[in-house]
Molecule: SAM riboswitch aptamer (S box leader)
Organism: Acidobacteriota bacterium
RNA sequence: CACUCAUCGAGACCGGCUGAGGGAAAGGCCCUUUGACGUCGGGGCAACCUACAAGCAGCUACCUGGCUGUGCGCAAGGUGCCAACUCCUACGGAGGGCUUCGGCUCUCCGACAGAUGAGGG
Numbered sequence: 001c002a003c004u005c006a007u008c009g010a011g012a013c014c015g016g017c018u019g020a021g022g023g024a025a026a027g028g029c030c031c032u033u034u035g036a037c038g039u040c041g042g043g044g045c046a047a048c049c050u051a052c053a054a055g056c057a058g059c060u061a062c063c064u065g066g067c068u069g070u071g072c073g074c075a076a077g078g079u080g081c082c083a084a085c086u087c088c089u090a091c092g093g094a095g096g097g098c099u100u101c102g103g104c105u106c107u108c109c110g111a112c113a114g115a116u117g118a119g120g121g
Stems, first nucleotide, its partner, number of pairs: 001121001003119006013042005021031003026089003043082003048078002050075001052073001055070006086113001091110008
């Protein structure tokens, strides 16, 4: 860097330095000199991987066990995260409301894009 799979309405902030931008991209709407973004220190959230593991299923053994799968739960070692649903929308479909019939608007589903993890290349 591309690919595959899973998840994405929950949760979690203080201080030092710096000083004007930031929220991926377009539009919208927000955050921000009452200090953004970044960075450093500390704190926290969560449970993808990981360790342990109740129960259940299967296989095996025959002595009260072993192995495999799944996994309630638990710990926090590897990541991640700590404004707003991935902040919202864009593309397609279904349904509802309003309408001066031009259109406006709401809800749901899917797709695209993105983020994070795991995997192999």